A computed fold for a 73-nucleotide RNA from a Phycisphaerae bacterium, annotated as transfer RNA. Its Rfam family is "tRNA". It is annotated as a transfer RNA.
RNA sequence: GGGAGCGUAGCUCAACGGUUAGAGCAGGGAACUCAUAAUUCCUUGGUUCUCGGUUCGAAUCCGAGCGCUCCCA
Repeated sequence: GGGAGCGUAGCUCAACGGUUAGAGCAGGGAACUCAUAAUUCCUUGGUUCUCGGUUCGAAUCCGAGCGCUCCCA
């Protein structure tokens, strides 16, 4: 320099173009226990990388940029 993939909660990941963006772990609270651990219940947490475009409607489709990974040179 060329090509491909990915970017969503603190972490790992979901989410046929539509109704409130969810799950597990982590965090907070409670129950249980003499106490701790385990277990159970409740609960907090999001500018869906950025900027534009398409659409009645975009995390999802399109373009550009940024970042990461891989391949080729």

About this RNA:
The source organism's lineage runs through Bacteria, Pseudomonadati, Planctomycetota and Phycisphaerae.